The prediction has a mean pLDDT of 87. Predicted 3D model of a 338-nucleotide part of an RNA (large-subunit ribosomal RNA, domain IV) from Promineifilaceae bacterium (SeqCode). NCBI's taxonomy places the organism under Bacteria, Chloroflexota, Ardenticatenia, Promineifilales (SeqCode), Promineifilaceae (SeqCode).
Context: one part of a larger RNA
């Protein structure tokens, strides 16, 4: 040098993508504890005080017949020792503030543990029982020794305020007037054979074949209706107020309707490090706001939310060799020789 480790002036995140890693926290007892809250919690919040050993008095409790004894907890005063009395090891760092996702829980066995999946809970839609569905050429089994408070799919995902408009296209449901329509039924005609008829060309009964118009003939479809927690969608130009700006208000075109509510440069904002406020000496990140939303928005849910999280992002105490900036030292390799 390497690997694991111990200390380290003065500073203390100045390191870095990032306090990664290390450092500090820690145990038992008292005191003491905010916002917020679903009143369960937060909460070990936070932040303080104590802790060995003697001796003196002095108590509680427990067995006990017992104020004996043991046993076990503990006050008080005095003393002693040490830099330090949970003396070693083992053993929470801690606080504010956003986002996400209700939470415990579950995954990519061996790169992802998450904000994905599940979830209770909503809510649509399918089943009346030989249930629907689901496996199986079937038999026959599952659904179930269940019966709509039960079972199957779907789509949201606890709780709390809430879930706006459009049925024109899809789709699903329900309707039957008309139109269109398959097998199959019907069978007018035709064509092929040939008794027979004709001089001849040819003509043609019946049977037997090969076709074959009309008409009759369900669902489906077209119709006509309803249906968004069904796939899905939810506008453009122009003009206007006695400073300017703005545009409550008018005009017009288009559309089935032209985005309600609440939220917003957001896990969505290109321009953009938008703008203004806070936090810094400085802040492309962060909080709080405006809204001009390139290109949020209501069960492909919207927008709060206590708690909870090995989840992302800011901040701040407290520590420290992460760092200014490096130095010693341990122990094993690294080398040299056997």
């Nucleotide at each position: 040098c390497u690997a694991u480790c111990g200390u380290u002036a003065a500073g203390g995140a100045a390191c870095u993508a990032g306090g990664c890693a290390a450092a500090a926290u820690a145990c038992c007892c008292c005191c003491g504890u905010a916002a917020c809250u679903u009143c369960g919690g937060g909460a070990g919040a936070a932040g303080g005080g104590g802790g060995a050993c003697c001796a003196u008095c002095g108590c509680g409790u427990g067995u006990g017949a017992a104020u004996a004894g043991c046993a076990u907890a503990u006050g008080a005063u005095g003393g002693u020792c040490g830099c330090a009395g949970a003396g070693a090891a083992a053993u929470g760092g801690c606080u504010c503030u956003u986002c996400c996702a209700a939470c415990u829980g579950u995954u990519u066995a061996a790169c992802a543990a998450a904000a994905a999946c599940a979830c209770a809970g909503g809510u649509c839609u399918c089943u009346g029982c030989u249930a629907a569905g689901u496996c199986g050429a079937a038999a026959g089994a599952c659904g179930a020794u269940g019966u709509a408070u039960a079972g199957g799919g779907g789509c949201u995902g606890a709780c709390g305020c809430c879930u706006g408009c459009c049925c024109a296209g899809u789709g699903c449901u329900g309707g039957a007037a008309g139109g269109u329509u398959a097998a199959g039924g019907a069978g007018a005609g035709a064509g092929g054979u040939u008794a027979g008829c004709g001089c001849a060309a040819g003509c043609a009964a019946a049977g037997c074949u090969u076709u074959g118009a009309a008409c009759c003939g369900a669902a489906g479809c077209c119709c006509c209706a309803g249906u968004g927690a069904a796939c899905g969608g939810c506008g453009g130009c122009c003009g206007u107020a006695a400073c300017u700006a703005u545009a409550a208000c008018g005009g017009u075109c288009c559309u089935a309707a032209g985005g309600u509510a609440g939220c917003g440069a957001a896990a969505u904002u290109c321009c953009u490090u938008g703008u203004c406020g806070g936090g810094u000496a400085a802040g492309u990140u962060c909080c709080g706001a405006c809204c001009c939303g390139c290109a949020c928005g209501a069960a492909u849910g919207g927008c709060g939310u206590a708690a909870u999280g090995a989840g992302a992002g800011g901040a701040g105490c407290a520590c420290u060799g992460u760092c200014u900036c490096a130095a010693c030292g341990a122990u094993a390799g690294a080398c040299u020789c056997g």